The part of an RNA shown here (small-subunit ribosomal RNA, 5' domain) has 526 nucleotides and comes from an uncultured bacterium. The coordinates come from a structure-prediction model, not an experiment, and the mean pLDDT is 85. The full RNA is in RNAcentral, with records from Greengenes. It matches the Rfam family "Bacterial small subunit ribosomal RNA". Its family is annotated with structural constituent of ribosome and ribosome in the Gene Ontology.
Context: one part of a larger RNA
RNA sequence: GAUUGAACGCUGGCGGUAUGCUUAACACAUGCAAGUCGAACGGUAACGAUGCUAGCCUGCUAGCAGGCGACGAGUGGCGGACGGGUGAGUAAUGUAUAGGAACAUGCCUAGUAGUGGGGGACAACUUAUGGAAACGUAAGCUAAUACCGCAUAAUCUCUACGGAGGAAAGUGGGGGCUCUUCGGACCUCACGCUAUUAGAUUGGCCUAUAUUAGAUUAGCUUGUUGGUGAGGUAAAGGCUCACCAAGGCGACGAUCUAUAGCUGGUCUGAGAGGAUGAUCAGCCACACUGGGACUGAGACACGGCCCAGACUCCUACGGGAGGCAGCAGUGGGGAAUAUUGGACAAUGGACGCAAGUCUGAUCCAGCAAUACCGCGUGUGUGAAGAAGCCUUAGGUUGUAAAGCGCUUUCAGUAGGGAGGAAAAGCUAGUAUUUAAUAGAUGCUAGCCGUGACGUUACCUACAGAAGAAGCACCGGCUAACUCCGUGCCAGCGGCCGCGGUAAUACGGAGGGUGCAAGCGUUAAUC
Numbered sequence: 001g002a003u004u005g006a007a008c009g010c011u012g013g014c015g016g017u018a019u020g021c022u023u024a025a026c027a028c029a030u031g032c033a034a035g036u037c038g039a040a041c042g043g044u045a046a047c048g049a050u051g052c053u054a055g056c057c058u059g060c061u062a063g064c065a066g067g068c069g070a071c072g073a074g075u076g077g078c079g080g081a082c083g084g085g086u087g088a089g090u091a092a093u094g095u096a097u098a099g100g101a102a103c104a105u106g107c108c109u110a111g112u113a114g115u116g117g118g119g120g121a122c123a124a125c126u127u128a129u130g131g132a133a134a135c136g137u138a139a140g141c142u143a144a145u146a147c148c149g150c151a152u153a154a155u156c157u158c159u160a161c162g163g164a165g166g167a168a169a170g171u172g173g174g175g176g177c178u179c180u181u182c183g184g185a186c187c188u189c190a191c192g193c194u195a196u197u198a199g200a201u202u203g204g205c206c207u208a209u210a211u212u213a214g215a216u217u218a219g220c221u222u223g224u225u226g227g228u229g230a231g232g233u234a235a236a237g238g239c240u241c242a243c244c245a246a247g248g249c250g251a252c253g254a255u256c257u258a259u260a261g262c263u264g265g266u267c268u269g270a271g272a273g274g275a276u277g278a279u280c281a282g283c284c285a286c287a288c289u290g291g292g293a294c295u296g297a298g299a300c301a302c303g304g305c306c307c308a309g310a311c312u313c314c315u316a317c318g319g320g321a322g323g324c325a326g327c328a329g330u331g332g333g334g335a336a337u338a339u340u341g342g343a344c345a346a347u348g349g350a351c352g353c354a355a356g357u358c359u360g361a362u363c364c365a366g367c368a369a370u371a372c373c374g375c376g377u378g379u380g381u382g383a384a385g386a387a388g389c390c391u392u393a394g395g396u397u398g399u400a401a402a403g404c405g406c407u408u409u410c411a412g413u414a415g416g417g418a419g420g421a422a423a424a425g426c427u428a429g430u431a432u433u434u435a436a437u438a439g440a441u442g443c444u445a446g447c448c449g450u451g452a453c454g455u456u457a458c459c460u461a462c463a464g465a466a467g468a469a470g471c472a473c474c475g476g477c478u479a480a481c482u483c484c485g486u487g488c489c490a491g492c493g494g495c496c497g498c499g500g501u502a503a504u505a506c507g508g509a510g511g512g513u514g515c516a517a518g519c520g521u522u523a524a525u526c
Stems, first nucleotide, its partner, number of pairs: 001526004006522005013375006019368002021333001026331003030328003035078003040075002043071002047069002050065007085286003094211007103203002108199008116150001118148002125140006156165003170191006178185002212258003219249003224246008261283004265276004288309005311322004339365001341364003347361001348359004378406004388396003410467001412462005420453001425447009470515005475496003481510005491498002
C1' cells in the first nucleotide's frame, strides 16, 4: 500500500447492488418447511346446491336423499433418496485431473409385441371389548390400477442344448349401425398397464498422478498379501468363507500422532509465489450419540422404522412422547452477525388429463454505513474587513458570515404511470385421428384476463436554502504551528523518543493538513 463475512470508539442525509453466528455439530417454547390424485377404489364425517317431508313466525328450523358440486378418515398410486441446512468426522472408502470395464437406471424418447380368463382376502364400516393416554384386541361385511393363481409369449432368463421357466389393469371422454338382461356389450380417442430392445440422463465400481505438519513417531500387517473353489452383490474384487502358499507395505517416509471437508475460485503480488476455501457453483460427509435393516428404480433415509444410550416432557406409575446442522424465533456462548414478515405474481419442483393444490425452494419486503458504487448537504454577488486568536498595530480566521439575487438534485407533499404476463380459460377457423360434422390433440386468429413487491421504476407539479458534516492528525518517518496550562507530575507512544518552568511530542484553544457519510483504532493475510 492492498484486502476483510470483521469488531470497537466518535459521527451519521439519500439511493442502488451485494453480504450478514467465523464462537457452543450447545439446548430448544411456538408456528410453518411434503404433499398430491375422486379420471384407481369402497364410501359420505363436514360444507354447498337441488329435490322431497314436517313445523309454522312465509322464509327459516328440523329430517331424508351419494344422485351431484365436492370431500374428513381409510385402501391404492406417485412423491417424501429432490429441493433446503451444516462442516462434526474424513490426510483418503474424500477431492481434482486423465483414463478404464465387470454394472444398474423410476419418470423421459424411439421401436416391437401384448393388455385373455378367474379367485380369495384385508382396511374403512358395524358390533363387542382393553387402556389414563399412546394405542390396541376379537367377531362380522366389502371394493379396487391392492393381492394371488391359470392361459398365452419372445430377438427375455436358465440350460446338461433335450428342454424348462416366464407378465399385464384398468379408468375417463364421445358415439352411428348391430345385439341387449336396458346395466352395457361393441367402435373410437386419451391417459394408463405388461414384456423387451435401443437411447438419453443419473448413479455404483476400478486404476494412475497430485493433495498439511511432525522421525523428540522406524518398523507396520494375519483376511494380513497372493492362489484354487464356493458364497454374495446390480457389478470386478478377501467383499465373505474353506483350503493352500508366505507373502504385502516402508527413509521416494510405511505405521503412529496432530491438524484439516476438497475443488472452481478468493486475497495479495510485476511475476514466481504466499495466504485462504464466507457468499455463488461442482463433489463428499453428516442429521441428538452409537448400531441395524425394511420399503423402494434409487436410502441403510434431516422433518421414515427398530434397538441401545444421554437429555427433555406427559402419566392414573402400568406405560408413553420428542429430536431446528430447514425458515423465522428463544436461552446460552461470544468482540460479534437480522423479521416468530408477504406471496406463490415470476422461475423451478411434487402430484394431477386438467382446473388446481402444496412449496420458509424461490421471488420480494423488513433490520444493519457490514462492504462496494453513485448523489447531496447549495450557487453567484457581497468589506462595516465584526467578535475570537496571535502579535503589538500589522496579520489571520476571511468572501467566510450577515445582506441582496439565483437554482431546487435528493428528502417532503400531490397527481400520473411502464415493465417483470407468458400462460390458463372461452369462441371461431384449420390440420390430424376417426365410421363420424361427437370427442380429443396440434396450429392460427379474436375475446377475456392473472402482480407478493407496490404508495414500484420513471414522469409532472408545488414550496422553500429550506431537512442534511464529521473524524483523525499537525516532533521526524509523514501533508500540516502558534499561545495558554502542566512541570520526569499528569500524561503521550507504531519506531526513534517527548515531559525535571519558555514542551510545534502531555491537556485545552486558535489556526492548519488529510480523508469524507464516514473517519480512526484493533485483529488478520499478502